[in-house]
RNA sequence: GGCCCUAUAGUCUAGACGGUUAGGAUACGUGGCUUUCACCCACGCGACCUGGGUUCGAGUCCCAGUGGGGUCA
Numbered sequence: 001g002g003c004c005c006u007a008u009a010g011u012c013u014a015g016a017c018g019g020u021u022a023g024g025a026u027a028c029g030u031g032g033c034u035u036u037c038a039c040c041c042a043c044g045c046g047a048c049c050u051g052g053g054u055u056c057g058a059g060u061c062c063c064a065g066u067g068g069g070g071u072c073a
Base pairs, nucleotide, nucleotide: 001072002071003070004069005068006067007066010026011025012024013023019056028044029043030042031041032040049065050064051063052062053061
């Protein structure tokens, strides 16, 4: 340098075919339980890599960029 794959909360992830609250686990916070902590229970918080395009509508499709991984040289 060419080609291929990939990017969703602090972490791991679902969302194939575009459709209206983006779901789950864990972590974190508050309350309950407990003499206290932990466990457990209830509630809460938090995400679509960036910029364009298509569309009535994009996490999803297209293009470019950036990061990560692979492969060829």